[in-house]
RNA sequence: GGCGGAGUAGCUCAGCUGGCUAGAGCAACCGGUUCAUACCCGGUAGGUCAUGGGUUCAAGUCCAAUCUCCGCUA
Numbered sequence: 001g002g003c004g005g006a007g008u009a010g011c012u013c014a015g016c017u018g019g020c021u022a023g024a025g026c027a028a029c030c031g032g033u034u035c036a037u038a039c040c041c042g043g044u045a046g047g048u049c050a051u052g053g054g055u056u057c058a059a060g061u062c063c064a065a066u067c068u069c070c071g072c073u074a
Stems, first nucleotide, its partner, number of pairs: 001073007010026004019057001028044005050066002053063002
């Protein structure tokens, strides 16, 4: 250099053929339980969906570009 894959919450990931409010587990915080801590149970907060564009009535999802990471290959 060429080809392929990934980028969504602090972390690991889901999100179906584009559709109405973007989710789960763990972590954090609050509460319950306990003499207390842990476990367990309930709740709360937390997201410019890598970036800026394009298509569309509508984009996490489709298109091209850029950036970062991983793999294969010359």
Predicted 3D model of a 74-nucleotide RNA (transfer RNA) from a Clostridia bacterium. Model confidence (mean pLDDT): 81 of 100. The sequence was found in a public genome assembly. Lineage of the source: Bacteria > Bacillati > Bacillota > Clostridia. Its Rfam family is "tRNA". By type it is a transfer RNA.